Description: Predicted 3D model of a 393-nucleotide RNA (Bacterial RNase P class A) from an Actinomycetales bacterium. NCBI's taxonomy places the organism under Bacteria, Bacillati, Actinomycetota, Actinomycetes, Actinomycetales. The sequence was found by an Rfam model in a public genome assembly. Its Rfam family is "Bacterial RNase P class A". Rfam describes the family as follows. Ribonuclease P (RNase P) is a ubiquitous endoribonuclease, found in archaea, bacteria and eukarya as well as chloroplasts and mitochondria. Its family is annotated with ribonuclease P activity, tRNA processing and dimeric ribonuclease P complex in the Gene Ontology. The model forms 96% of the base pairs in the Rfam consensus.
RNA sequence: UGAGUCGGUCAGGCGGUCGCGUCGUCGCUGCUCGCAGCGGCGCCGAGGAACGUCCGGGCUCCAUCGGGCAAGGUGGUGGCUAACGGCCACCCGGAGUGAUCCGCGGGACAGUGCCACAGAAAACAGACCGCCCCGUAUGCCGGUUCGCCGGCAGCCGAGGUAAGGGUGAAACGGUGGUGUAAGAGACCACCAGCGGCGGGGGUGACCUCGUCGGCUUGGUAAACCCCACCUGGAGCAAGCUCGCACAGCAGGCGUUCGAGGGCGGCCCGCCCGAGUCUGCGGGUAGAGCGCUGGAGUCGGUCAGCAAUGGCCGGCCGAGAUGGAUGACCGUCGUCGCGGCGGCCGGAGACGGCCGACGCGGAACAGAACCCGGCGUAUCGACCGACUCAUCCA
Numbered sequence: 001u002g003a004g005u006c007g008g009u010c011a012g013g014c015g016g017u018c019g020c021g022u023c024g025u026c027g028c029u030g031c032u033c034g035c036a037g038c039g040g041c042g043c044c045g046a047g048g049a050a051c052g053u054c055c056g057g058g059c060u061c062c063a064u065c066g067g068g069c070a071a072g073g074u075g076g077u078g079g080c081u082a083a084c085g086g087c088c089a090c091c092c093g094g095a096g097u098g099a100u101c102c103g104c105g106g107g108a109c110a111g112u113g114c115c116a117c118a119g120a121a122a123a124c125a126g127a128c129c130g131c132c133c134c135g136u137a138u139g140c141c142g143g144u145u146c147g148c149c150g151g152c153a154g155c156c157g158a159g160g161u162a163a164g165g166g167u168g169a170a171a172c173g174g175u176g177g178u179g180u181a182a183g184a185g186a187c188c189a190c191c192a193g194c195g196g197c198g199g200g201g202g203u204g205a206c207c208u209c210g211u212c213g214g215c216u217u218g219g220u221a222a223a224c225c226c227c228a229c230c231u232g233g234a235g236c237a238a239g240c241u242c243g244c245a246c247a248g249c250a251g252g253c254g255u256u257c258g259a260g261g262g263c264g265g266c267c268c269g270c271c272c273g274a275g276u277c278u279g280c281g282g283g284u285a286g287a288g289c290g291c292u293g294g295a296g297u298c299g300g301u302c303a304g305c306a307a308u309g310g311c312c313g314g315c316c317g318a319g320a321u322g323g324a325u326g327a328c329c330g331u332c333g334u335c336g337c338g339g340c341g342g343c344c345g346g347a348g349a350c351g352g353c354c355g356a357c358g359c360g361g362a363a364c365a366g367a368a369c370c371c372g373g374c375g376u377a378u379c380g381a382c383c384g385a386c387u388c389a390u391c392c393a
Stems, first nucleotide, its partner, number of pairs: 001389010012332007020045002023042008047364001051375002054373005059235004066268004071231005076090005091105001092103004106226002111224002113220003128165002130161003134157002138153006173191006192216001194213008239289004248280006260272003296315008334361005340355006
């Protein structure tokens, strides 16, 4: 200097004018003394994702709480956390020169299913080409005691083989040798794998070393399934308080031999229980609370590889409810384009930097109970660490 990898911060700043909302305060008016209306002043007033509603909770109600089945979720180990399917570290496997990144990461010897086409054969197989041996007959050559013998080649039949070749994503260990009619873990050496028995390291997943051995027995669970662990439900339109209004009729079942109920499905147990359930019909929809001080945030320090936690100190940031925070002006910053001036590099084309000027731009997007994550969208600027390549000192 170039290329790359990982992590973090911000989300235009400042000033002015007008306009909104909660709250506080002052004044005026009304008044049922609670408050309502109007005006002045003041503090504060959307996000890094507020989006998705994919997870986990706080909180509220059912409910007081056991067992089982079913259903659902997760899936290497250890830790963090209120918890999680999240985060951190590590292990194994894979990609990359590397920094790093990826993994639906338990089980295929519980069972079932699937592996198209090609191929002999795709899970306990299998012979297409080939190799070897035998037999009948054929051709050629040589020998002949003229009976035949031997060698070579090919056709057909029967047998042996799975080493060589072919097919395929994948073919029942690899390399070298012995052996054989030809071959084969048939046997041997080394290696890989699997299993047994031990040593060492680690909290663990695992890593590593030694020794013995039958020789060696696919893949797929992101297919069903098995195993381990976890799991009540509904949700702020939850729920609580106050106020206003109203109209019942019919039928079923039942009152301790128990109707109905206990808010995911089923069963058992347990509990409440005198009225309940169904259909038709009528009335109400107002006000307040919940509603913002939190598993909060910032700084320092200690512990820890880290996630994170402890201690000390500081700060308090919208709370709306047909739903507020907008518009304009000035200036600075920032991004893009244009030509102008200067400097640097270059043989040149051209490129880079700085300055002033002109024109234009600024994304994704909008609280509604709150929080921790994950996913998605996004204009632009900045910071840090690390890797590789090249050059210089």